[in-house]
RNA sequence: GGUCACGUAGCCAAGUGGUUAAGGCGACUCUCUGCAAAAGAGUUAUCACCGGUUCAAUUCCGGUCGUGACCU
Numbered sequence: 001g002g003u004c005a006c007g008u009a010g011c012c013a014a015g016u017g018g019u020u021a022a023g024g025c026g027a028c029u030c031u032c033u034g035c036a037a038a039a040g041a042g043u044u045a046u047c048a049c050c051g052g053u054u055c056a057a058u059u060c061c062g063g064u065c066g067u068g069a070c071c072u
Stems, first nucleotide, its partner, number of pairs: 001071007010025003018055001026044006048064005
């Protein structure tokens, strides 16, 4: 330098045009308890960024950035 894949919460991860963006782990708050643990309830996402298409974009298209793999 070229080709391809990926980027969703603090971490892992599903969803792939449509009306609440699942779930697990963690953290914090509350309930319960004499105190704790356990249990229960809640909070934690502008879906990497910019633009385009569309009535509607996390999803499709283009660019940028980042990560990884392969080729040279």
Predicted 3D model of a 72-nucleotide RNA (transfer RNA) from Candidatus Kuenenbacteria bacterium CG1_02_38_13. NCBI's taxonomy places the organism under Bacteria, Bacteria candidate phyla, Candidatus Kueneniibacteriota. Rfam family: tRNA. The RNAcentral record of the sequence draws on ENA. The coordinates come from a structure-prediction model, not an experiment, and the mean pLDDT is 81.